[in-house]
A computed fold for a 485-nucleotide part of an RNA from an uncultured bacterium, annotated as small-subunit ribosomal RNA, 3' major domain.
Context: one part of a larger RNA
């Protein structure tokens, strides 16, 4: 000097506390341990692995097994011979693959002869090639302390010296942020700010948006709706700017910064929400399977091909969801109001078919025009009447539907029957401070299709509490002890 204390002061943070809602029971989804297999490929393993790499395992994928059949190879470059490239057809087989037959002559030099560029096929070696090994050899890139307020740095001083000072005090802030103060002056990387977004105005902008005055047309008893012209007022697309800065006023306390209560004005008040932005560093953290990369091994195999079949097995134990146990429910009717997406091998609309799933259809649309597309909790009418039920809906049979060369292992939906466990969950934990939680539909990326209840966003509806820091956890300043480095 550091760590470290069941040592002290001082401080923060959904860390307690205050509250609301969940996990732990049930039963499905799904990820891990286990255990089984011929194989259940690999890897992540306290917080910081476990709905994680995986933003899509039926075959592919695929890395694993089992069997088939291969050796200059599935790819790169170089020699050689020989053929244009390619099509098609047959046998044998599961396929990959091996055997044979038939068509076929192009491009560029050249009169030709023949040379050449592709691309195929034989042969030889040099090479390929390995998701084999080592993340404790690395490069990049990432999590995590922690968006915590903190890491250093130069000259100056002080100490033999490792070091110390600055960065400690006093005060104050989200913050090493300011400000006073000092053997210190100053300076970088972090904080803020500069971006994006979102909430107010004012100008432009005026189709494919929008309809408040004007006027045409259809329907309708009327109110009034829809389509059309004129039109940019209103909303809105999206682009410039303005707008907040403790800047003004009181009041308290203050050298000073600032604070704390209140007020003007204001669309917004004290960092206005929310994002992006992650310092020196820690964990020999994590990743040789995304890539790249040193070594070390395999080279008729540890490489390559293909076909079945594994990755989806199940006494069971654990993590994360989703559905429920019901009446603020649950079922039938009927009726409103979004935003943000996404569409050409797409997205598909009216009609029609069908009880739904779907199927016929084919209009519009590279889309502010057309489409996906019905938002749904809500609301307003009824029914049920506390009961394992008109709760929940696992399981199981049977009918079909789509996608795909194919749905046995092993896909999703629909129709019917079938109705299983659960009547709010021990110890014990987990998330949240406002448009949060809770809850209620959308939608996108992966994607033929999906096991999507997962992620990634949108928009509705919309709380409760916070006395306060004694205490537990995690962290920051400062001191103090030390048998630790």
């Nucleotide at each position: 000097u550091g760590a470290c204390g069941g040592g002290g002061g001082c401080c923060c943070g959904c860390a307690c506390a205050a509250g609301c809602g969940g996990u732990g029971g049930a039963g499905c989804a799904u990820g891990u341990g286990g255990u089984u297999c011929a194989a259940u490929u690999c890897g992540a393993u306290g917080c910081u692995a476990c709905g994680c790499g995986a933003a899509g395992a039926a075959c592919c994928u695929u890395a694993c097994c089992u069997g088939g059949g291969u050796u200059u190879g599935a790819c790169a470059u170089c020699u050689g011979g020989c053929g244009a490239a390619u099509u098609u057809u047959c046998u044998g087989g599961a396929a990959a693959c091996a055997g044979a037959a038939a068509a076929g002559u192009g491009c560029c030099c050249g009169c030709a002869a023949g040379g050449g560029a592709a691309c195929g096929c034989c042969a030889a070696g040099a090479c390929a090639g390995g998701u084999g090994c080592u993340g404790c050899a690395u490069g990049g890139c990432u999590g995590u302390c922690g968006u915590c307020a903190g890491c250093u740095c130069g000259u100056g001083c002080c100490g033999u010296g490792a070091g110390g000072u600055g960065u400690u005090g006093g005060g104050u802030u989200a913050a090493g942020u300011c400000c006073c103060g000092c053997a210190a002056c100053g300076a970088g990387c972090g904080c803020a700010a500069c971006c994006c977004u979102u909430g107010u105005g004012u100008c432009c902008u005026g189709u494919u948006g929008c309809c408040a005055c004007u006027u045409g047309a259809a329907c309708g008893a009327g109110a009034g709706u829809u389509c059309g012209a004129a039109g940019c007022a209103c909303u809105c697309u999206g682009g410039a700017c303005a707008g907040a800065c403790u800047g003004c006023c009181u009041c308290g306390c203050u050298u000073a910064a600032a604070c704390g209560a209140g007020g003007a004005g204001g669309a917004a008040g004290g960092u206005g929400g929310g994002g992006a932005u992650g310092a020196c560093g820690u964990c020999a953290a994590g990743u040789c399977a995304g890539u790249a990369u040193g070594g070390c091994c395999c080279u008729u195999a540890c490489g390559g091909c293909c076909a079945g079949g594994g990755c989806u097995g199940c006494a069971c134990a654990c993590g994360u969801a989703c559905u429920a146990c019901a009446a603020u429910g649950c079922c039938c009717a009927a009726c409103a109001c979004a935003a943000a997406g996404g569409g050409a091998u797409g997205c598909g609309a009216a009609a029609c078919c069908g009880u739904a799933a779907g199927g016929u259809g084919g209009a519009g649309c590279a889309a502010a025009u057309c489409u996906c597309a019905g938002a749904a909790a809500a609301u307003u009418g009824g029914g049920c009447c506390c009961a394992g039920u008109u709760c929940a809906g696992a399981u199981u049979g049977u009918c079909g539907u789509c996608u795909g060369c194919a749905a046995c292992u092993c896909g999703a939906c629909g129709g019917c029957a079938u109705g299983a466990a659960g009547c709010c969950g021990g110890a014990a934990u987990c998330g949240c401070u406002a448009g949060u939680a809770a809850u209620g539909g959308c939608g996108c990326a992966u994607c033929a299709g999906c096991u999507a209840c997962g992620g990634c966003g949108c928009c509705g509806u919309g709380a409760a509490u916070a006395c306060g820091u004694u205490c537990c956890c995690a962290g920051g300043c400062c001191u103090u002890g030390c048998a630790c480095a």
The prediction has a mean pLDDT of 83.